[in-house]
Parts: sequence; C1' cells; structure tokens
RNA sequence: GGGCUGGUAGCUCAGCUGGUCAGAGCACUUGCUUGACAUGCAAGAGGUCAGAGGUUCGAGCCCUCUUCAGCCCA
Repeated sequence: GGGCUGGUAGCUCAGCUGGUCAGAGCACUUGCUUGACAUGCAAGAGGUCAGAGGUUCGAGCCCUCUUCAGCCCA
C1' cells in the first nucleotide's frame, strides 16, 4: 500500500428485506423480603448506534469519506 471483518448502555452482545419500541444478560439506583447481609422479587435510571456528509417521507440498517481495533496478502 491492497483486501476482509468489526465499533450499538459501565461490561459482554442481539437487532430479520429500511418503518412506530433502540433491546437482552451482568453491573448500578430505589423499594419489598431479613435481626443484618447474601439470595430472591418488583420498579427505575443509563444511548451523539465510532465521526462527518449523502440517498429517502423515514437510516443502527443503504452509499461516500475519515478514524480506531483485529485478521490476510504484498
């Protein structure tokens, strides 16, 4: 230098052919339960979907550029 895969909550990840829900588990907060803790149960908070631009009535999803990580080739 070229190619491929990936970047979504604090962490690990899902998200179908573009549509009205942005989600799960763990973690966190509050409450119930306990003498107290743990466990369990209920509720809640937490998101620039890597960044910018474009297409579209509508983008996590499609297109372009940039950036970061991993792998392969030279």
This is a predicted structure of a 74-nucleotide RNA (transfer RNA) from a Chloroflexota bacterium. RNAcentral holds the sequence, with entries from ENA. It matches the Rfam family "tRNA". Rfam classes the family as a transfer RNA.